[in-house]
């Protein structure tokens, strides 16, 4: 120094309801926001399943695939697998 891992930082990042109805605020009003309810949806936190792979092969790891508990579903915003960094810190091994 260059590599792999993990964690933080930074940027990028889909999808599905401006649904219906109770109640509360605000608004003159026509709306608007919230909290429950219903129904209907979405998969890319997590969380569970089956499996090609794969391993030290008793028995484990294991998807972007599949449920949708849970989380979301006008737009910001918040969250987001995942990606990228000529960022850092740690940790392996050469």
């Nucleotide at each position: 120094g260059a590599c792999a891992c993990u964690u933080c930082g930074c940027g990028g990042a889909a999808g599905a309801g401006u649904c219906c109805g109770u109640c509360g605020g605000c608004g003159c009003g026509a709306g608007c926001c919230g909290c429950c309810g219903g129904c209907g949806c979405c998969g890319a936190a997590g969380g569970c399943g089956c499996a090609a792979c794969c391993g030290c092969c008793c028995c484990g790891g294991a998807a972007a695939c599949g449920c949708u508990c849970a989380g979301g579903c006008c737009a910001c915003c918040a969250g987001g697998a995942c990606c990228g960094c000529u960022g850092a810190a740690g940790u392996g091994a050469u």